Predicted 3D model of a 385-nucleotide RNA (Bacterial RNase P class A) from a Pseudomonadales bacterium. The gene name in the source record is rnpB.
RNA sequence: CGAGUUGGCUGGACAGUCGCUGUAGCGAAAGCUGAGUUUUCCGUGCACACGGUUGAUGCGGCGCGAUACAGAGGAAAGUCCGGGCUCCAUAGAGCAGAACGCCAGGUAAUGCCUGGGGGGCGAGAGCCUACGGAAAGUGCAGCAGAGAGCAGACCGCCAACCCCGAUGCAAAUCGGGCGGUAAGGGUGAAAGGGUGCGGUAAGAGCGCACCGCGCGCCUGGUAACAGUGCGUGGCACGGCAAACCCCGUUCGGAGCAAGACCAAAUAGGAAUCCAAUGGUGCUGCUCGCACUGGAUUCGGGUAGGUUGCUUGAGGUCAGCAGUGAUGCUGAUCCCAGAUGAAUGACUGUCCACGACAGAACCCGGCUUACAGGCUGACUCACUUG
Numbered sequence: 001c002g003a004g005u006u007g008g009c010u011g012g013a014c015a016g017u018c019g020c021u022g023u024a025g026c027g028a029a030a031g032c033u034g035a036g037u038u039u040u041c042c043g044u045g046c047a048c049a050c051g052g053u054u055g056a057u058g059c060g061g062c063g064c065g066a067u068a069c070a071g072a073g074g075a076a077a078g079u080c081c082g083g084g085c086u087c088c089a090u091a092g093a094g095c096a097g098a099a100c101g102c103c104a105g106g107u108a109a110u111g112c113c114u115g116g117g118g119g120g121c122g123a124g125a126g127c128c129u130a131c132g133g134a135a136a137g138u139g140c141a142g143c144a145g146a147g148a149g150c151a152g153a154c155c156g157c158c159a160a161c162c163c164c165g166a167u168g169c170a171a172a173u174c175g176g177g178c179g180g181u182a183a184g185g186g187u188g189a190a191a192g193g194g195u196g197c198g199g200u201a202a203g204a205g206c207g208c209a210c211c212g213c214g215c216g217c218c219u220g221g222u223a224a225c226a227g228u229g230c231g232u233g234g235c236a237c238g239g240c241a242a243a244c245c246c247c248g249u250u251c252g253g254a255g256c257a258a259g260a261c262c263a264a265a266u267a268g269g270a271a272u273c274c275a276a277u278g279g280u281g282c283u284g285c286u287c288g289c290a291c292u293g294g295a296u297u298c299g300g301g302u303a304g305g306u307u308g309c310u311u312g313a314g315g316u317c318a319g320c321a322g323u324g325a326u327g328c329u330g331a332u333c334c335c336a337g338a339u340g341a342a343u344g345a346c347u348g349u350c351c352a353c354g355a356c357a358g359a360a361c362c363c364g365g366c367u368u369a370c371a372g373g374c375u376g377a378c379u380c381a382c383u384u385g
Stems, first nucleotide, its partner, number of pairs: 002380009012350007020071005026065002031062004036057003041052004073356001077367002080365005085255004097251005102116005117131001118129004132246002137244002139240002154185002156181003162177006193211006212235001213233005218227003259307004269298006278292005314333008351354001
């Protein structure tokens, strides 16, 4: 200098003006409201007292005014997993269903994370991996191909043995038949270990050596697993379980529109009292006609309001333990809480001219989207020394 791999951080900056939401303390002219103190009158009552009512007084809340401080994200997103919290259900066990599936560890928990093992890819840093069981059972395999499951003779190779024919005195040779052969070619994603020597008519684990494979033991490792280790078996027990299935582990349901509290009007419900010579309307009165009980209290519940609501498996820094995920200890900080739903608009200056995108009960993950910038570690190639 070029090409790459893999982590972390950031996500326009500064100033001014005007708004919005929350919190804190302050102010106070009017308004609404709560519980007190005191007072006027009325009712029950001998009185105390109780209930209603009128005014005064200070305090609290809402609202109002001004001030200070704070005010979206790394994904707030998808709502795909796991938990907290809430309500409902729940004796125990099983069936069904779903998810997961190498080993160990972490965690509140996980299908997440960390470390390791096996397999695959890459020259390497590194990346990918649903990675239990196919010697329980059932099933599947298009096209091609002779043959696709305990297989197969299309081409090729052979013709030793047996039969027939020809030539020949014979040995034998040639042709054919019956056949043998999984070495070689060809088909396919896949064709029943590989290389070599022997062997044979040609071949073949048919025999042997080495490699590979299965099984048992030993050694190392917590384990998955590994080993130029020892022995043994001529040697597949082919593939697919992201086909059914088998084995193992886990799982009750609904969700903040959960749930809790306060509670108007109207309608309906219950209780008590009163009236029925009543009440309401046509009408001011009488008659008439029509309709119909009235008052108070209570409980459920709707609108509406309050709460749940943000101090939490919390953040930052340091130390310690650990390869790491993470844990422990100490110090320190409080960091949106809206509910038609705030977190913005405008102006000026500057630059590298700004991507994806907006909280809604809260956390831990995963996945997806993302302009640009900063930075740690590492690999390969080339050049120079």
Taxonomically the source falls in Pseudomonadales (Bacteria, Pseudomonadati, Pseudomonadota, Gammaproteobacteria). Rfam family: Bacterial RNase P class A. Rfam's curators write: Ribonuclease P (RNase P) is a ubiquitous endoribonuclease, found in archaea, bacteria and eukarya as well as chloroplasts and mitochondria. Its mean pLDDT, the model's own confidence on a scale to 100, is 77.